[in-house]
Context: one part of a larger RNA
RNA sequence: CGUAUACGGUGGAUGCCUAGGCAGUCAUAGGCGAUGAAGGACGUGCUAAUCUGCGAAAAGCGUCGGUAAGUUGAUAUGAAGCUUUAAAAGCCGGCGAUAUCCGAAUAGGGAAACCUAAUGCAAUAAAAUGCAUUAUCGUUUAAUAAAUACAUAGUUAAACGAAGCAAACCAGGGGAACUGAAACAUCUAAGUACCCUGAGGAAAAGAAAUCAAAUAGAGAUUCCCUUAGUAGUGGUGAGCGAAAAGGGAUCAGCCCAGAGUCAGCAUCAAUAUUAACUUUAGGAGAAGGGUCUGAAAAGUCCCACAAUAAAGGGUGAUAGUCCCGUAUCUAAAAAAGCUAUUAUUGUGAACUCGAAGAGUAGGACGGGACACGUGUUAUCCUGUUUGAAUAUAGGGGGACCAUCCUCUAAGGCUAAAUACUAAUGACUGACCGAUAGUGAAUCAGUACCGUGAGGGAAAGGUGAAAAGAACCCCGGCUAGGGGAGUGAAAUAGAUCCUGAAACCGUAUACGU
Repeated sequence: CGUAUACGGUGGAUGCCUAGGCAGUCAUAGGCGAUGAAGGACGUGCUAAUCUGCGAAAAGCGUCGGUAAGUUGAUAUGAAGCUUUAAAAGCCGGCGAUAUCCGAAUAGGGAAACCUAAUGCAAUAAAAUGCAUUAUCGUUUAAUAAAUACAUAGUUAAACGAAGCAAACCAGGGGAACUGAAACAUCUAAGUACCCUGAGGAAAAGAAAUCAAAUAGAGAUUCCCUUAGUAGUGGUGAGCGAAAAGGGAUCAGCCCAGAGUCAGCAUCAAUAUUAACUUUAGGAGAAGGGUCUGAAAAGUCCCACAAUAAAGGGUGAUAGUCCCGUAUCUAAAAAAGCUAUUAUUGUGAACUCGAAGAGUAGGACGGGACACGUGUUAUCCUGUUUGAAUAUAGGGGGACCAUCCUCUAAGGCUAAAUACUAAUGACUGACCGAUAGUGAAUCAGUACCGUGAGGGAAAGGUGAAAAGAACCCCGGCUAGGGGAGUGAAAUAGAUCCUGAAACCGUAUACGU
């Protein structure tokens, strides 16, 4: 040095586990904000730090309910308290109070959490102090008021509103490129990404100047299936790609552009009343003992019981009957929601006769949208320019004309079926199980990196219970170890379950 065997070290794979994730289903909610939000800074304890809570009334205050024998949030002991059968500590819930500073931030300024004011009121001898108000824009009203006579602009005041944030969904205004076409320019990607504006719990659309059909008909919109990768479109390339009809989901229709008659009843909105239900704390809730093994019984064996309860979790191994629960039943002082009744206020119902949307429809030129790239291209929108008829009228039926059919534009409202999930509750999984699953199971958008936009980790497991090793010894009043002790186990000793491999040793045997 090699080989073999045994025993170790190192290392953290594997197995088992789950505190966290992922994906859904059903319900709720679909907003918060000048009554100062979202998000922060700084404080706040018997407290040095961090997290959580809270705000100078600061791990909290009041009140009303519920629960209650324990309790003063966590790391986290300790100290010092509070409370125990009730005028009850603590905890849970409803309604209130307080709520520093920054932040739309709004008195002015500002390098966020800071600086500097003015006015009024209160009390005071004065100073200091306390409270309140003072941003901008819009609308309405009022006062005042230039050049300029009336006036108007302007100025001032009051009331009301707005402002900012938030995951997706929605509508509108703008709007790429990579890419594909095996290059590339029309085309595609795509009206996508992205930017801006606005709204709602949904939004948008919506009661035919619609479709259709050939002498048959349908009857607002939206969504799904189908029609159909069809008809079409297309450097007829790549590609793009309908509609009617049919079947379903859901169904709902109305008003103004006016005069008269008549009525205060339909409808809708707000407020209040009453009742039911729901939500925000809760309450009751069946039934088991022994034996054996074991550290431990829920396992074994024996004999029982309950079940509208064999969902699930916990308990020293696997528990219907030990605990929390579960089925089922039940509860609210207060607040909120929803449905219905009733009342008040506002709105206006019914009938008759009329009327029935003009720089519009259409044309020309240029664009855009329609599945449709200008094409034989209808239809829709409109930048420029023109420009009708008016129900004896007008639009459409895919060039255009006639016939026929069908509808009535140029005003408006409208639930449901549809889309989404930041958030809350319950439940589910031939989803993951710590290199997986969220980036994040752990104080993670942290540490760390970057001037910045931004990028962005690693890191889970003693044991049933800390019973976390008193005491002794070696050692530096170490580290670490050896005894002792605890424990079922300490090769479970805190670098702690299991403990693979690489890698490093020790012992023995053999070879050289």
Overview: Large-subunit ribosomal RNA, domain I from Candidatus Arsenophonus lipoptenae, 512 nucleotides, folded computationally. Its Rfam family is "Bacterial large subunit ribosomal RNA". Lineage of the source: Bacteria > Pseudomonadati > Pseudomonadota > Gammaproteobacteria > Arsenophonus. The coordinates come from a structure-prediction model, not an experiment, and the mean pLDDT is 87.